[in-house]
Order: sequence, then structure tokens, then C1' cells
RNA sequence: UGGGGGAUAGUUUAAUGGCAGAACAGGUGACUCUGGAUCACUCAGUCGUGGUUCAAAUCCACGUCCCCCAG
Repeated sequence: UGGGGGAUAGUUUAAUGGCAGAACAGGUGACUCUGGAUCACUCAGUCGUGGUUCAAAUCCACGUCCCCCAG
């Protein structure tokens, strides 16, 4: 430099263009002599800017970063 793939909660990972879910972690409470385990509740997210659309995490353009291949 060229080609391909990826970016969603603190972490990992889902989501036919139609209410963004789950697990782990964190917090509070219950239980317990204490801790752990268990249970209940809670916290928290679509990489950025535009476009298409009644409606965009999803489709399109550009940009940023990461990974792979080629030179």
C1' cells in the first nucleotide's frame, strides 16, 4: 500500500429493518455466628459523522481503531 473480517454494559456474547437480551463481574437485601454457596432486586451498552427508511445495532458512504492475508 492492496484485499478480507471485526467494533454492542466493566468483561464475554446474542439480536429476520420493528420494545437491545443473557452470563460473569459490581451494588443492596435475605439466609449464615462469620465467610462462601444459594435466592431476590439493582446497576450498566450499540466506535464516530452523515445518508436511505414510517422505523437502523442491522442497509449505504466516509472516518478511527483492532485482527488476518498478500506485497